[in-house]
RNA sequence: GCGCGCGUAGCUCAGUGGUAGAGCAGGUGUCUUAUACACACCUGGUCCCUGGUUCGAUCCCAGGCGCGCGCACCA
Numbered sequence: 001g002c003g004c005g006c007g008u009a010g011c012u013c014a015g016u017g018g019u020a021g022a023g024c025a026g027g028u029g030u031c032u033u034a035u036a037c038a039c040a041c042c043u044g045g046u047c048c049c050u051g052g053u054u055c056g057a058u059c060c061c062a063g064g065c066g067c068g069c070g071c072a073c074c075a
Base pairs, nucleotide, nucleotide: 001071002070003069004068005067006066007065010024011023012022013021018055026042027041028040029039030038048064049063050062051061052060
């Protein structure tokens, strides 16, 4: 340099046009002498950025940025 894939909650990921969820983590409560476990509830997001298409975009298209993999190049 070329090609492919990925980017969503603190972490791991789902969701793939109709306005965002799970598990873990965190907080509160119940329970316990207390802690833990268990159970219930709660908090938590500019869905990487910019533009485009659309009545409507996390999702489709273009460009950019970042990460990973492969190929090429290189003393």